[in-house]
């Protein structure tokens, strides 16, 4: 200097052809125990790496960056 990948919840990660942005794990409150932990039910919490096009409608498509990961030279 080139090319590819990746970026979503505190944490690991999905989200099919562009159509309400969701799981586990933690986190809270209830249940359970003498208590604590485990079980169970329940809740809260990302406008999705930045801007900007595209569109009735972007986490998804396009463009210009930024991070970090890998490979050429």
């Nucleotide at each position: 200097g080139c090319g590819c990948c990746u970026u979503u919840a505190g944490u690991u990660c999905a989200a099919u052809c562009g159509g309400c942005a969701g799981a586990a794990c933690g986190c809270c409150g209830c249940u359970u125990u003498u208590g604590u932990a485990a079980u169970g039910c329940g809740g809260a919490g990302a406008c999705c790496u930045a801007g900007a096009g595209u569109u009735c409608a972007a986490g998804u498509c396009u463009c210009u960056g930024a991070a970090g990961g890998c490979g050429c030279u």
This is a predicted structure of a 73-nucleotide RNA (transfer RNA) from an Oscillospiraceae bacterium. It matches the Rfam family "tRNA". By type it is a transfer RNA. The coordinates come from a structure-prediction model, not an experiment, and the mean pLDDT is 83.